[in-house]
RNA sequence: GCCCUCGUGGCUCAGUGGAUAGAGCGUCUGGUUGCGGACCAGAAGGUCACAGGUUCGAAUCCUGUCGAGGGUA
Numbered sequence: 001g002c003c004c005u006c007g008u009g010g011c012u013c014a015g016u017g018g019a020u021a022g023a024g025c026g027u028c029u030g031g032u033u034g035c036g037g038a039c040c041a042g043a044a045g046g047u048c049a050c051a052g053g054u055u056c057g058a059a060u061c062c063u064g065u066c067g068a069g070g071g072u073a
Stems, first nucleotide, its partner, number of pairs: 001072007010025004018056001027043005049065005
């Protein structure tokens, strides 16, 4: 250089064209407990990497850029 895969809450991931973008872990608050852990209830936290395009409608499809990983000479 070329090719492939990936980029979604703090972390690991799901969601592959349509409802308010979800789960587990973590964090916070309350309950419980002599205190803590575990358990139970609730809450906060996301410009879906960036820009443009297609579409009535895009996290999802297309193009470019950036970043990460892998393959190849």